[in-house]
RNA sequence: GCACAAUUAGCUCAGUUGGUUAGAGCGCUCGCCUGACUUGCGAGAGGUCAUAGGUUCGAAUCCUAUAUUGUGCA
Numbered sequence: 001g002c003a004c005a006a007u008u009a010g011c012u013c014a015g016u017u018g019g020u021u022a023g024a025g026c027g028c029u030c031g032c033c034u035g036a037c038u039u040g041c042g043a044g045a046g047g048u049c050a051u052a053g054g055u056u057c058g059a060a061u062c063c064u065a066u067a068u069u070g071u072g073c074a
Stems, first nucleotide, its partner, number of pairs: 001073007010026004019057001028044005050066005
């Protein structure tokens, strides 16, 4: 330099070839339980879906550019 892939909660990830409220596990906070902790149960907080544009009645999802990371080729 070229090609491909990935980017969604603090971490690891899902999200059905666009459709009406964006989710799971772990973690965090609170409550119940306990003499106290662990475990268990219940509830809650936490998201500009990497950034910026475009298409569309409607975009995490499609298109373009940029950024970062990874793999391969030279």
This is a predicted structure of a 74-nucleotide RNA (transfer RNA) from a Patescibacteria group bacterium. The organism belongs to Bacteria candidate phyla, within Bacteria. Rfam family: tRNA. The family's RNA type in Rfam is transfer RNA. Its mean pLDDT, the model's own confidence on a scale to 100, is 81.